[in-house]
RNA sequence: AAAGCAGACGGGGCAGCCGCGGGUGCGCUUUGCGUGCCUGAGGAAAGUCCGGGCUCCGCAGGGCAGGGUGCUGGGUAACGCCCAGUGGGGGUGACCCCAAGGAAAGUGCCACAGAAAAUAUACCGCCUUCCCUCGGGAAGGUAAGGGUGAAAAGGCGAGGUAAGAGCUCACCAGUACCACCGGUGACGGUGGUAGCUAGGUAAACCCCACCCGGUGAAAGACCAAAUAGAAGAGGAGAAACGGCCCGUUUCGCCUGACUCUCGGGUAGGUCGAUCGAGGCCGGCGGUAACGCCGGUCCCAGAUAAAUGGCUGCCGCCUCCCCCCGGGGAGGCACAGAAUCCGGCUUACAAGUCUGCUUUACCU
RNA sequence: UGGAGAGUCGUCCAAUAGGCAGGACAGCUGACUCUGGAUCAGCCGAUGGGGGUUCGAGUCCUCCCUCUCCAGCCA
Repeated sequence: AAAGCAGACGGGGCAGCCGCGGGUGCGCUUUGCGUGCCUGAGGAAAGUCCGGGCUCCGCAGGGCAGGGUGCUGGGUAACGCCCAGUGGGGGUGACCCCAAGGAAAGUGCCACAGAAAAUAUACCGCCUUCCCUCGGGAAGGUAAGGGUGAAAAGGCGAGGUAAGAGCUCACCAGUACCACCGGUGACGGUGGUAGCUAGGUAAACCCCACCCGGUGAAAGACCAAAUAGAAGAGGAGAAACGGCCCGUUUCGCCUGACUCUCGGGUAGGUCGAUCGAGGCCGGCGGUAACGCCGGUCCCAGAUAAAUGGCUGCCGCCUCCCCCCGGGGAGGCACAGAAUCCGGCUUACAAGUCUGCUUUACCU
Repeated sequence: UGGAGAGUCGUCCAAUAGGCAGGACAGCUGACUCUGGAUCAGCCGAUGGGGGUUCGAGUCCUCCCUCUCCAGCCA
C1' cells in the first nucleotide's frame, strides 16, 4: 500500500421566528385569558419471537396429558440470552459457523434405480460339479471386481483358497470395556483387552434429563351517565367449574349459583402511570459475562394521541460548469414512544476510531 | 394495544405419515359449423420471500412480507 477479519462510536451542527404536549410561577380576573421558566422519541421506540416485573383468576398434594429446552462450567430476577471453554466443520490467516443428549431401548420411513435399503442378498462376473446339438444350459459355492443409488455391510497389503471372504495375520480407522495421568466438567492423552464392525433419519414417533398454572394495562381498582331483561339455551351432590384423573376444598339447593347467546344502554373521568433488576463517574473482585461498595443525577407521560414548520450560515456526499479556486443544482438513512424492563431478530445514508491477519515492496 | 388465523396456476379448491404438485372454471390453439354457441382433443399456467434439516420440503424448523378476523364498559 492493497485485500480482509473482529470490536466500538455515531445517527448532522449553530442561530432566529412561529407553533404543539406535560409540569410550574406570576398577573388579570373568575375559572378562562395573557405572560415567563423548565422539560419533551430510538438504536432500533419496529417484529411481538423469547424471558421477567406488575395485574386479576385459579391453587393442600400427587399422577397423566400438553408445551419448551438440549455439549460443559459460569452469569442473571429469568431466558431459547450472554460469557468462558470442549468437540465437529470452514478459511493460507486474523477469525467465522454449528437445534451439538440418545440410532448397540423400541417402532416407523429410506421414492426411482438396483440382486439387495438392514434378520442381508446375487443381475453381470469368478469357481466347482453335471448335461449337451460345443453356442450354452442346470445345480451349488462366492462377494474380490463390474453395474445401481444420496447411501451397499470397515480400509489397504500379505497369507490362504477350486474361486473367494476378518477366514487368518500385520498396520490404520472406528466402537465397547478396563487402568493410569491432566481437567470442577464437557473432554483430552497414554497403555491394554475384546469381538472383528454396528447404514442413514430423532427440525419422524419416541426414550432420557431439566423447566413450565392461566391471563394480558382493552390486565385491574374507583366515580359518573344512560337503558328494557318476567328473553332464549345449558346447568345441580347420582358431583358443576378449574386441560383430565385421584384426592381435597369452596360455593349453592329449583323463587336458580354460574356459563353462553340474543336484545338494550354508553363511547366520559380519576387511578394503575412512569424512580427503575435506572443512568453516569470512581474503586475493588472476576480471564469474561457480571457482581459488590461509594458518590452523583432525575431523564416524555400523551389517550386518537404533542415531540413540528420556515429562514440563514456551516458540515458531508453526488453531478454539472468554469478551470485549479470558486459557482450552481440535488441529496443527508431506517424509522417514530403508548404498562414497564432484560434479550433476540429484522431495517438503516454518509462517516469515524481501535486492535489484528495475509500478500507485495522499502529500510 | 393485545390475541387468533391464513397465504398453492388468472379465480375457487385438492395433495393420508416428506417421494414426478392434481381438478373445476377462465384463457389460447385445432376439429366440428355457412358463422357463433355448445361439444370434443390438445396446450398454457402456481406452492408469498430468504435461510436451514434431509438423498429429497407445498408438507418439518426458523427469520421476514402480505392479508383477514376478534375485543371495552354498564345492566